[in-house]
Context: one part of a larger RNA
């Protein structure tokens, strides 16, 4: 000068209280520990590892295992001879499981320059191919305690620091302190300190209110046509809307308190005192995470630790954890009518009406590179009937069987339908998590990735929408002083 105290003052945050839902018991899906395995590839390990790298493991992927091949190699530049109807391509034929090796059958057989040449055409060299070597290629092979780079954490915490001056022998303090105040080292008033920097704030992006430009989406708002009906049409951009500019909040006004900085309380206004959200994360800490994303030192391998292939494993299962998902019902579950979004995605795609099927689906192809067509049904809600408390018309697990579908290929190891089975399970121990308003909680929707999908994940979108917060003792974390 830090840290650090079951030392002390002051302060804050869904940290405790307040409330609502949860976990933890039960089935399943994911993730990881143990086990097994020839292999069950590697990494991540308190918070900050465990639905995490994986936005898509059957085969690819794939880095593991087995067993069959290649060795200038699957990939790059260079260097040497050589071959130039060779060697690639196409179709063959033996071995093979396939990589691959052998064999040479038929077919085809390039550019560019020069020289020759009446044509046809030869020849020489060279780029391109290919054999043979040669130098090198290649390692997801090691070390993240050598590294760049990029992430997580403390923490969006309210700090970290620097110039000059002071002080102090010095580290090193001062400022950065005290009093007020804020979300905030935010301002403000003192003060041997005066300023500044990196941060906080604002400047950027989305939501909320108005304007102003634009109109093949929206509108009978006005007219005209026209239908069983619909912006269908003519026709207009007023409204809605899209989508880009700009205006709007500034403690500006008013009262009170106050030296000031602010605070409290009111007009007004769609919007108040940082309006809601997002972006964005100071000097640093954890030799924190990644050498398997890439990039790079230094080790290592090199007829193998490289490289192709085939089949197998990364999905094994007596258990143990974690994140979830449906659930145990009656504000509830079946069946029938019948509303109401917003945001995506669509041309080797998105696929409508309309037919077949109980259904997955399949026939069909209309429109549509998309505010003009599709996906597309939202769903809970709501009306109207059934169920009557029961392991049940709750609740699906597991299993059987019969189909669809994608893919070369669903044994191990896909998804989906139908009929049949119908399990555990009556709300969950000790303990833990999330959440302060349009959030929680409850309801669907779309997307990436991706042939297909184990997605119940993860990212967005949007209907319906609460309940509590005395209050700062205690529990956890952190911010100032001060011992």
């Nucleotide at each position: 000068u830090g840290a650090c105290g079951g030392g002390g003052g002051c302060c804050c945050g869904c940290a405790c209280a307040a409330g609502c839902g949860g976990c933890g018991g039960a089935g399943c899906a994911u993730g990881u520990g143990g086990c097994u395995u020839a292999a069950u590839u590697c990494g991540a390990u308190g918070c900050u590892a465990c639905c995490c790298g994986a936005a898509g493991a059957a085969c690819c992927u794939u880095a593991c295992c087995a067993g069959g091949g290649c060795u200038u190699g699957a990939c790059a530049u260079g260097c040497u001879g050589g071959c130039u109807u060779a060697a690639g391509c196409c179709c063959g034929c033996c071995c093979g499981a396939a990589a691959g090796g052998g064999u040479a059958g038929g077919g085809u057989g390039g550019g560019g320059c020069g020289g020759u040449u009446u044509c046809c055409g030869c020849c020489g060299c060279c780029c391109a191919g290919c054999c043979a070597g040669c130098a090198c290629a290649g390692g997801u092979g090691g070390u993240g305690c050598a590294c760049g780079g990029c992430u997580g954490u403390c923490g969006u915490c309210a700090g970290c620091u620097c110039g000059u001056g002071c002080c102090g022998u010095g580290a090193g303090g001062u400022g950065u302190c005290c009093g007020g105040u804020u979300a905030a080292g935010u301002c403000c008033g003192g003060c041997a300190a005066c300023g500044a920097g990196c941060g906080c704030a604002a400047c950027c992006c989305c939501c909320g209110c108005c304007g102003c430009c634009a109109g093949u989406u929206g509108c009978c708002a006005g007219c005209g046509g026209g239908u069983a009906a619909u912006g269908c049409u003519g026709g207009g951009c007023a409204c809605u809307c899209u989508g880009g500019c700009g205006g709007g909040a500034c403690u500006g006004c008013c009262c009170g308190c106050g030296u000031a900085a602010g605070c409290g309380g009111g007009a007004g206004g769609a919007a108040g005192g940082u309006g809601g959200g997002g972006a964005u994360g100071a000097c640093g800490u954890c030799a924190a995470g990644u050498c398997c994303g890439c990039g790079u030192g230094c080790c290592c391998c090199u007829g193998a630790a490289g490289u192709c292939c085939u089949g197998g494993g990364c999905u094994g299962c007596a258990c143990a954890c974690a994140u979830g998902c449906u659930a145990c019902a009656a504000u509830g579950c079946c069946c029938g009518c019948u509303a109401c979004a917003a945001a995506g995605g669509g041309u080797u795609g998105c696929g409508a009406a309309c037919c077949c099927g109980c259904g997955a689906g399949g026939g069909g192809g209309a429109g549509c590179g998309a505010a003009u067509c599709c996906c597309a049904a939202a769903a809970a809600a709501g009306c109207g009937g059934g169920c009557u408390c029961a392991g049940u018309u709750c609740g699906g697990a597991u299993c059987g069987c019969a189909g669809g579908c994608u893919g070369c290929a669903a044994c191990u190891c896909g998804c989906c339908u139908g009929c049949g089975u119908g399990a555990a399970g009556g709300c969950g121990g000790a303990g833990u998590c999330g959440c302060u308003a349009g959030u929680a909680a409850c309801c669907g929707c779309c997307g990436g990735u991706c042939a297909g999908c184990a997605a119940u994940a993860c990212g967005g979108c949007g209907g319906u929408g609460a309940a509590u917060a005395c209050g700062u003792u205690c529990c956890c974390g952190g911010g100032c002083c001060u011992u």
Small-subunit ribosomal RNA, 3' major domain from an uncultured bacterium, 483 nucleotides, folded computationally. Rfam family: Bacterial small subunit ribosomal RNA.